A computed fold for a 78-nucleotide RNA from an Actinomycetota bacterium, annotated as c-di-GMP-I riboswitch aptamer. It was read from a public genome assembly, where an Rfam model found it. Taxonomically the source falls in Actinomycetota (Bacteria, Bacillati). Its mean pLDDT, the model's own confidence on a scale to 100, is 87.
RNA sequence: CGGUGCCAAAGGCAAACUCGCUGUGAGGCGGGGGCGCAAAGCUGUCGGGACUCCCUUGGAGUUGGCCGGGCUACCACC
Numbered sequence: 001c002g003g004u005g006c007c008a009a010a011g012g013c014a015a016a017c018u019c020g021c022u023g024u025g026a027g028g029c030g031g032g033g034g035c036g037c038a039a040a041g042c043u044g045u046c047g048g049g050a051c052u053c054c055c056u057u058g059g060a061g062u063u064g065g066c067c068g069g070g071c072u073a074c075c076a077c078c
Base pairs, nucleotide, nucleotide: 002078003077004076005075012037013036017032018031019030020029021028022027035065041071042070043069046068047067048066049063050062051061052060053059054058
């Protein structure tokens, strides 16, 4: 530098549900919780998909735990 995630260690994140706050809504944030995740880290001003709202040839939004791309990164092994 490239590949892989079979083994080990240190750890990390946090689905459903639930409580509080917030948004017209999709949803978001915080606490509990833990289904899962080797990028479940970041990017929605990279593309596609899905979803919401509105004054619907269109506009404004949500989703990175739907997929691809981009950027960054711990440990082990080859």